[in-house]
Molecule: transfer RNA
Organism: candidate division TA06 bacterium DG_78
C1' cells in the first nucleotide's frame, strides 16, 4: 500500500427493514434460604433530558441519506483486530 471483519448497556455478547432501547451471561442492588456467610433461587438494573408523579423524548462509534419505519440498508469520516506486501 491490499484484502476482509468489526464499534450494541459498567463489562462480554446476541440482534430476518416492523416483536427491539435491546436476548442471554457477569457484575452490581434489594429480598429469600442460612446462626452467620458462600453456593443456590426471585426481582431489579443503560445514559441523558422533560415532569411533583404517572409518564414522555433522545441516544446502538460521528456524520448523512433511503424508507411509512434503520442497530440492521447505502455513502462518508473516526478507530480496533486478522491476513498479505513493503522498509528496516
Nucleotide at each position: 500500500g491490499g484484502a476482509g471483519a468489526g464499534a450494541u448497556g459498567g463489562c462480554c455478547g446476541a440482534g430476518u427493514g416492523g416483536a427491539c432501547g435491546a436476548a442471554g451471561g457477569c457484575g452490581c442492588g434489594c429480598g429469600a434460604c442460612u446462626c452467620g456467610a458462600a453456593a443456590u433461587c426471585g426481582c431489579g438494573u443503560a445514559u441523558u433530558c422533560c415532569g411533583a408523579a404517572a409518564g414522555g423524548a433522545a441516544u446502538c462509534g460521528g456524520g448523512g441519506g433511503u424508507u411509512c419505519a434503520a442497530a440492521u440498508c447505502c455513502c462518508u469520516c473516526u478507530c480496533u483486530c486478522u491476513c498479505c506486501g513493503c522498509c528496516a